[in-house]
RNA sequence: CAAGAUGAACGGACGGCUGCUUCCGCUCACCGGAUUCCGGUGUAAUGGGAGAGGAAAGUCCGGGCACCACCGGGCCACAACGCCUGCUAACGGCAGGGCAGGGCGACCUGACGGACAGUGCAACAGAAAACAUACCGCCGCAACGAAAGUUGGGGUAAGGGCGAACCGGUGCGGUAAGAGCGCACCGCCCGGCUGGCGACAGUCCGGGGCACGGAAAACCCCGUUGGGUGCAAGGCCAAAUAGGGGAGCUAUGAGCGGCCUGGCUCGCUCCCGGGUUGGCUGCUAGAGCGUACUGGCAACAGUGCGCCCAGAUGGAUGGCCGUCAGACUGGCAAUAGCCAGUCCACAGAACCCGGCUUACAGUUCGUCUUGCUUA
RNA sequence: GCCCCCGUAGCUCAGAGGACAGAGCAGGUGCCUUCUAAGCACUUGGCCGCAGGUUCGAAUCCUGCCGGGGGUA
Numbered sequence: 001c002a003a004g005a006u007g008a009a010c011g012g013a014c015g016g017c018u019g020c021u022u023c024c025g026c027u028c029a030c031c032g033g034a035u036u037c038c039g040g041u042g043u044a045a046u047g048g049g050a051g052a053g054g055a056a057a058g059u060c061c062g063g064g065c066a067c068c069a070c071c072g073g074g075c076c077a078c079a080a081c082g083c084c085u086g087c088u089a090a091c092g093g094c095a096g097g098g099c100a101g102g103g104c105g106a107c108c109u110g111a112c113g114g115a116c117a118g119u120g121c122a123a124c125a126g127a128a129a130a131c132a133u134a135c136c137g138c139c140g141c142a143a144c145g146a147a148a149g150u151u152g153g154g155g156u157a158a159g160g161g162c163g164a165a166c167c168g169g170u171g172c173g174g175u176a177a178g179a180g181c182g183c184a185c186c187g188c189c190c191g192g193c194u195g196g197c198g199a200c201a202g203u204c205c206g207g208g209g210c211a212c213g214g215a216a217a218a219c220c221c222c223g224u225u226g227g228g229u230g231c232a233a234g235g236c237c238a239a240a241u242a243g244g245g246g247a248g249c250u251a252u253g254a255g256c257g258g259c260c261u262g263g264c265u266c267g268c269u270c271c272c273g274g275g276u277u278g279g280c281u282g283c284u285a286g287a288g289c290g291u292a293c294u295g296g297c298a299a300c301a302g303u304g305c306g307c308c309c310a311g312a313u314g315g316a317u318g319g320c321c322g323u324c325a326g327a328c329u330g331g332c333a334a335u336a337g338c339c340a341g342u343c344c345a346c347a348g349a350a351c352c353c354g355g356c357u358u359a360c361a362g363u364u365c366g367u368c369u370u371g372c373u374u375a
Numbered sequence: 376g377c378c379c380c381c382g383u384a385g386c387u388c389a390g391a392g393g394a395c396a397g398a399g400c401a402g403g404u405g406c407c408u409u410c411u412a413a414g415c416a417c418u419u420g421g422c423c424g425c426a427g428g429u430u431c432g433a434a435u436c437c438u439g440c441c442g443g444g445g446g447u448a
Stems, first nucleotide, its partner, number of pairs: 001371010012324007020051006027044001028042006053346001057357002060355005065230004072261005078226005083097005098112001099110004113221002118219002121214001135160002137156003141152004168186006187210001188208005193202003234281004244272006253266003288307008326343007376447007385400004393431001402418005424440005
C1' cells in the first nucleotide's frame, strides 16, 4: 500500500422566527372553606426548567407488578429447552471452554442428549435398501459337445454396474477364486490409567476382527423448566339503569387444559334487548444513569462519589429560514484548492425492565491476519 | 396496547415429505351454428409471499422476516 477479520463509539452542530406537551413561580378570573389566608379549576396572561431511540420497531423469549380466595397436593396432557462450567432476578440470553464443520490465516458457524426401549420412513434407479443381496464378472463341480461353448447346481462382495446411501481403508500373505480368513499400519468399539471441577483429551496400557449405516427440524424415550390472564391487569369517584326477557345446568353445578382430592366462596353459563361512552389513580426514582477503584480471562459483582433523565390519552416532542460540517456529481485548476447543484438514513415512547431478531445515509477509533514493496 | 389466523395460476380453492404441483371459473385456438350463447376438443399461465436451515429429496418440517385479515373496553 492492497485485500480482509473483529471489537466498540457516534448517528449532525450553532442561531433566528413561530407552534405543541408537561412541571414550577407570579398575576388575573371563577369555585369551595373561610375573612389581611388555604385548597382546587382554567381555550386567560406572563417568566423559567424539561421534552424519543440505538433500535422507541417486530411482539419472539425472560422477569417485575396486578388480579384470579392463598393457588394446597397428586396423576395425566400440553409447550419449550437439551455439550460443559460459570454469570444473572430470570431466560430459549450472555461469557469462557470442549467437540464438529468451513477458511492459507485473523476468524466464523453449529436445534451439539438418545437410532443395541419400541413403532414407522427411504421415491426413482438397481439383482439387492437393513437380523442383507449373486445382475454382469471371477472360480471349482456335474451333464452335453470334436471344440468354442451351453445348461444345471454351488462358492465368491476383490472388480464392473445402480444409487443420496449397499455392512471399514491400504498393503502383504493366503486361496480353486475370494473374503478380517491371517498379519502390519490407519480407523472403530469396550475397559483401565493419567490430566482436567467438567464437557473432554492422551504418540499411554489391555482386550475385541468389527459387532453398532442414515434420519428424532418422524412419532417417541430420557432429563430440566413452566398455574392462568395481561395496565383495556387492577383500585377509587362520578354518571346511568328495569337489575328486563328467553334457554340450559341446578348443589352429581360453577369458580381460566382434564381428572382425583383437601379447603373456601357463590347461583352460574349462553342468547336477545336497554343504559353509560366522564375523571382520578396505577404512571414512572429504577434489577436507574455516569464516573473512579477493587475482584474476575470474561460475562458480571462489590464499594465510594456525583446526577434525576418524556409521561401524551385521537395521543405532545413540530414547521420555516440562515450559516457551518459531511457525502456524491459536474466545471475550472499540474496539485493544494475554488465554484455550482443535489442529498443527508432507519425510524416516533404509551406500565416498566433484561435479552434476541430485523431496518439503517454516513462518520470515527482500537486490535489482528494474508500478500506485495521499501529500509 | 394485547391476542389470534391466513398467504399455491388472473379469481376461488385442493395437495400435508417422493418429482412435470393440480381442479373449477376466466383467457386463447379450433369444431358445431346463418351468427352469438351453450356444448365439445386442444392449449397458455406458477421461483407455492421472501430468506436461511433439516433431509438423498421441501409447497409440505423448523427458524427469522414481509404482506393481508380478524378479535378484544